[in-house]
RNA sequence: CUCUUAUCCAGAGAGGUGGAGGGACCGGCCCGAUGAAACCCGGCAACCAGCGAGAUGUUUAUCUAGCAAGGUGCCAAUUCCUACAAAGCUUUUGCUUUGAAAGAUGAGAG
Numbered sequence: 001c002u003c004u005u006a007u008c009c010a011g012a013g014a015g016g017u018g019g020a021g022g023g024a025c026c027g028g029c030c031c032g033a034u035g036a037a038a039c040c041c042g043g044c045a046a047c048c049a050g051c052g053a054g055a056u057g058u059u060u061a062u063c064u065a066g067c068a069a070g071g072u073g074c075c076a077a078u079u080c081c082u083a084c085a086a087a088g089c090u091u092u093u094g095c096u097u098u099g100a101a102a103g104a105u106g107a108g109a110g
Base pairs, nucleotide, nucleotide: 001110002109003108004107005106006105007104008103013041015040016039017038021031022030023029027081028080042075043074044073047071048070050067051066053064054063055062056061079102084099085098086097087096088095089094
């Protein structure tokens, strides 16, 4: 980097260093010297691994809830909204819903 698969309406500091940018991308709308990014500390969560329990199964195993926190991840706004398609309502051209696409993260494969 590509493919497969699961999840994405919850949660997380009034700390230190740092100094102007940040929210992937389009259009918006926001955050930021009352201090952005980044790093450190702190925290959240529980995908994988671990532990033991229950259920199912002929076995490998699968599922359910729990403990714990080793490997990741995450800590403004639903993935901040949106971009494509369909349906409904409305008629100012807008609103709502669903799905897709894109993206993020985990796990597996190449």
This is a predicted structure of a 110-nucleotide RNA (SAM riboswitch aptamer (S box leader)) from Evansella cellulosilytica. The prediction has a mean pLDDT of 83. The sequence is in RNAcentral, with records from Rfam and Ribocentre. Its Rfam family is "SAM riboswitch aptamer (S box leader)". Rfam describes the family as follows. The SAM riboswitch is found upstream of a number of genes which code for proteins involved in methionine or cysteine biosynthesis in Gram-positive bacteria.